Record summary:
Predicted 3D model of a 74-nucleotide RNA (transfer RNA) from a bacterium. The sequence was found in a public genome assembly. Model confidence (mean pLDDT): 81 of 100. Its Rfam family is "tRNA". Gene Ontology term of the family: triplet codon-amino acid adaptor activity.
RNA sequence: GGCGAGUUCGUCUAGUGGCCCAGGACAGGAGAUUUUCACUCUCCAGAUCACGGGUUCGAAUCCCGUACUCGCUA
Repeated sequence: GGCGAGUUCGUCUAGUGGCCCAGGACAGGAGAUUUUCACUCUCCAGAUCACGGGUUCGAAUCCCGUACUCGCUA
């Protein structure tokens, strides 16, 4: 250089056109329980889905470009 795959809450992950103003687990905050801590239970907050553009009535999802990561190849 060429080809391919990936990027979603602090972390890990689900989601493959409308049921999703993106769900779950852990972590975080508040409360209940406990003499206290832990465990357990309840609630709360947290991602404009890497960035920019396009297609579509409608995009995390399809297409193009850019950035980064990984793999294959020369």